[in-house]
RNA sequence: CUCUUAUCCAGAGAGGCGGAGGGACCGGCCCUAUGAUGCCUCGACAACCGGUAGCGACUUGUCGAUUUACGAUUUGCUUAACGAAGCGUAAAUCGACAAGUUACAACGCGGUGCCAAUUCCGACAGAAAUAUCUGGGAGAUGAGAG
Numbered sequence: 001c002u003c004u005u006a007u008c009c010a011g012a013g014a015g016g017c018g019g020a021g022g023g024a025c026c027g028g029c030c031c032u033a034u035g036a037u038g039c040c041u042c043g044a045c046a047a048c049c050g051g052u053a054g055c056g057a058c059u060u061g062u063c064g065a066u067u068u069a070c071g072a073u074u075u076g077c078u079u080a081a082c083g084a085a086g087c088g089u090a091a092a093u094c095g096a097c098a099a100g101u102u103a104c105a106a107c108g109c110g111g112u113g114c115c116a117a118u119u120c121c122g123a124c125a126g127a128a129a130u131a132u133c134u135g136g137g138a139g140a141u142g143a144g145a146g
Stems, first nucleotide, its partner, number of pairs: 001146008013042005021031003026122003043115001045113001048111003051107002054104001056102016073085004119138001124135004
């Protein structure tokens, strides 16, 4: 710099340096010598990514328990039927553990971001008499990729 994706009506300032413009661009409207924009320090806000810990759901796997079915064995009975015992297999249910996905939510440790005004409002398209609303564009920030 380009691409993809999420968010952008919430929130949060002091000190120092410096000395004239700033709010991206155009228009408006604002901020600004009561010192802006910017830079530095400290602090805050927020919770995008990472981290730590929580809770629930689903899936898979392992182990265990229970029930049912089947199988062979042993045993009771003279035999069979039937009963009992432990074993094996399968299924269902339950529990524990592990992994993965995911909903909710905590901390604020690390990486960012941010701390006038909704991204200050509009700009383009549509609806509407207007106010306004919806969508888009542009921009900003995070995460990922090139």
Molecule: SAM riboswitch aptamer (S box leader)
Organism: uncultured Anaerolineae bacterium